[in-house]
A computed fold for a 692-nucleotide part of an RNA from a Candidatus Pacearchaeota archaeon, annotated as large-subunit ribosomal RNA, domain II. The full RNA is in RNAcentral, with records from ENA.
Context: one part of a larger RNA
RNA sequence: GCCAACGAGUCUCUUUUACCAAUUGUCUAAGCGCUUCUGGCGCGGAGGCACAGGGAAACCAAGUCUUAAAAGGGCGAAAUAUAAUUGGUGGGAGAGGACCCGAAGCCAGACGAGCUUGCCAUGGCCAGGAUGAAGCUUUCAGAAAUGAAAGUGGAGGUCCGAACCCGUUUGUCGUGCAAUCCAUUGGGAUGAGCUGUGGUAAGGAGUGAAAAGCUAAUCGAGUUUGGUAAUAGCUGGUUCUUCCCGAAAUAGUUUUAGGACUAGCCUUUACAUUUAAGUAUUAUGGAGGUAGAGCACUGAAAGAAGUUCCGUGGCUUCGGCUAGGUACUUUUAUCAAACUCCGAAUGCCGUAAUAUAUGUGUAGGGAGUCAGACAGUGGGAGCGAAGUUCCAUUGUCGCGAGGGGAACAGCCCAGAUCGUCAUCUAAGGUCCUUAAAUCUAAACUAAGUGUAAGUAAGGAGGUGGAAUUUCUCAGAUAGCUAGGAGGUUAGCUUAGAAGCAGCUAUCCUUUAAAAAGUGCGUAACAGCUUACUAGCUAAGAGAUUUUGCGCCGAAGAUUUCCGGGGCUAAAGUUUAGUACCGAAGAUACGACUUGGUACAUAUUUAUAUGUGCCAGGGGUAGGGAAGCGUCCCUAUUGCGCUGAAGUCAAAUCGUGAGGUUUGGUGGAGCGAUAGGGAGUGAGAAUGUUGGC
Numbered sequence: 001g002c003c004a005a006c007g008a009g010u011c012u013c014u015u016u017u018a019c020c021a022a023u024u025g026u027c028u029a030a031g032c033g034c035u036u037c038u039g040g041c042g043c044g045g046a047g048g049c050a051c052a053g054g055g056a057a058a059c060c061a062a063g064u065c066u067u068a069a070a071a072g073g074g075c076g077a078a079a080u081a082u083a084a085u086u087g088g089u090g091g092g093a094g095a096g097g098a099c100c101c102g103a104a105g106c107c108a109g110a111c112g113a114g115c116u117u118g119c120c121a122u123g124g125c126c127a128g129g130a131u132g133a134a135g136c137u138u139u140c141a142g143a144a145a146u147g148a149a150a151g152u153g154g155a156g157g158u159c160c161g162a163a164c165c166c167g168u169u170u171g172u173c174g175u176g177c178a179a180u181c182c183a184u185u186g187g188g189a190u191g192a193g194c195u196g197u198g199g200u201a202a203g204g205a206g207u208g209a210a211a212a213g214c215u216a217a218u219c220g221a222g223u224u225u226g227g228u229a230a231u232a233g234c235u236g237g238u239u240c241u242u243c244c245c246g247a248a249a250u251a252g253u254u255u256u257a258g259g260a261c262u263a264g265c266c267u268u269u270a271c272a273u274u275u276a277a278g279u280a281u282u283a284u285g286g287a288g289g290u291a292g293a294g295c296a297c298u299g300a301a302a303g304a305a306g307u308u309c310c311g312u313g314g315c316u317u318c319g320g321c322u323a324g325g326u327a328c329u330u331u332u333a334u335c336a337a338a339c340u341c342c343g344a345a346u347g348c349c350g351u352a353a354u355a356u357a358u359g360u361g362u363a364g365g366g367a368g369u370c371a372g373a374c375a376g377u378g379g380g381a382g383c384g385a386a387g388u389u390c391c392a393u394u395g396u397c398g399c400g401a402g403g404g405g406a407a408c409a410g411c412c413c414a415g416a417u418c419g420u421c422a423u424c425u426a427a428g429g430u431c432c433u434u435a436a437a438u439c440u441a442a443a444c445u446a447a448g449u450g451u452a453a454g455u456a457a458g459g460a461g462g463u464g465g466a467a468u469u470u471c472u473c474a475g476a477u478a479g480c481u482a483g484g485a486g487g488u489u490a491g492c493u494u495a496g497a498a499g500c501a502g503c504u505a506u507c508c509u510u511u512a513a514a515a516a517g518u519g520c521g522u523a524a525c526a527g528c529u530u531a532c533u534a535g536c537u538a539a540g541a542g543a544u545u546u547u548g549c550g551c552c553g554a555a556g557a558u559u560u561c562c563g564g565g566g567c568u569a570a571a572g573u574u575u576a577g578u579a580c581c582g583a584a585g586a587u588a589c590g591a592c593u594u595g596g597u598a599c600a601u602a603u604u605u606a607u608a609u610g611u612g613c614c615a616g617g618g619g620u621a622g623g624g625a626a627g628c629g630u631c632c633c634u635a636u637u638g639c640g641c642u643g644a645a646g647u648c649a650a651a652u653c654g655u656g657a658g659g660u661u662u663g664g665u666g667g668a669g670c671g672a673u674a675g676g677g678a679g680u681g682a683g684a685a686u687g688u689u690g691g692c
Stems, first nucleotide, its partner, number of pairs: 001692006011096014025049003031043005053060002063075004099237002102234001106227006117201009126191001128160003131156001135152007164188003170183002203219001205215003240627006250263005264369002266366008277358001278356009292342001293340002298336003302332006309325002313322003372397010402413003417591004422587003428581003431565003437578001439577006450567002458552002462549010479536005485509003490504003515530001519528002592617012628681001630678010646665008
């Protein structure tokens, strides 16, 4: 891991509610008797509930209690078979282990010091080497005390280092040789040393040169048994079918925030509402202060002008003047969630009509929900950040499948009872992948722009459209030919400055025209060129604004990439149009089923069956309804060695859980109908046991 078996809402009492049955008061309990003896029948009214309540009670009583009260008030009677009692079944609640499994823990009694910690008693062990304390002896010095030297001596939690004890470093090992080892390196090694045997101290206790260490591989409270099915607002699991309806992720409160209670929202039963109160659309009547707008109020804030007052700075002839400031007035252009002279659209509340079929209340039973998510819109917070957070409102998901979006809970279309090799559409598409247009008409784009959402400021003789305007057969613009001069090298400056370093001025003449010079160039000249003019040529040329599509600006992390191939008068973009494809949508035909309603038949009130019509049948939590199957019991009735159960296969019936038949196997029990009772249904629980 798989397979098989086992494995989770049970039982008792109390209470509540719905239904059924019986009775009109009701039910018996223990016990006893009988019996066909796991059972049944009878006796048994002790007692419970009901029949009268009020009061704490005495007590009183259709009343009673409160109280001074004949006042008021509370609870009752007046009051109803639409009642009451008892039993059964189903739902819920309470007490219990209370649907099942799961703690860490708490308490009590025992068992442990053969491991380890400390202590006690009694034994044992420590190769070799080094150092050389005191003391003593001799000699020397000294009057002596004492000192020095040599020798002797052998002290020490002394040194080096085996045994022995320890465990510092690194490696190895790490399903190991080993639940702490091995190798290497290292510390102590006459001491607070090591060690044998025996004894002693224990669970809130011991022992501890103290690490909360150790107390038998267990220690911030040992192990074991019991209390015990401790408790778990937590996690996991919770077993057959079909049919009807179908949520919530909100409010208030909470030692409350991942829990709970009440309300809201769901379901179910009965009754009421019949002048239908609901929903949608249209028409119409209202309340309101949002969006917007405005400055009339409250405030904010900018410019200009004028007036009043101040004026410490500046000037001053000391009289003042002036920068600047306060307040007010006029004027221009503004701003506001907590401003409003104004003021919508929606929404909300009425009324009427139309369409449709819900809506609401009362009295009950049962819930679940209290972590919501994204998207559009209006806002707060944030950075006009977030797949951010908090509100409002709508939608979807949640609980929703199908089609589209390449893939993609929350986007777009659309709400799946079942069937059909039928038809029409939605969103979205129609070259191939891939169902359907290589469709029609007209433009644009040349960037593979684009064919996917989305990107700026700024830049450019890209290119299409529109508008305005200037020149032009009296010849424009471009091109070609020719001219482009003289006073003069203007004056100044300067080494030089001659159109062209710089400063000043910018005249006159000849002309068709020609600047005291537009740009190159020279040291300065020279040289080239331009403005300007004529001729040749011959028909458009220039400027500005605006707009469509493109270009640059343009850097990212798995992979170039529109999903891909690929696409250029398009398979891109814009505009107009006609076809077609396309869903579980709609339609058609058939089938099943729920609710309502009408009719017919059968009977027995009330149901059953049949035939129509109308409206339905997505669904998690959850509510309701009807069934299937397993084991046992009772009654009735069957099958079986001429082959029961079980098992294998096939066929067949039922919407389904499932049923039936036939054949094989098997070899002794097993069904059906009507009731009753449950140890009653397995895929999940790191489930339990067994097998592989």
It matches the Rfam family "Bacterial large subunit ribosomal RNA". The literature on the family includes a 2001 paper in Science by Yusupov et al., "Crystal structure of the ribosome at 5.5 A resolution". Gene Ontology terms of the family: structural constituent of ribosome and ribosome.
Taxonomically the source falls in Candidatus Pacearchaeota (Archaea, Nanobdellati).
The coordinates come from a structure-prediction model, not an experiment, and the mean pLDDT is 83.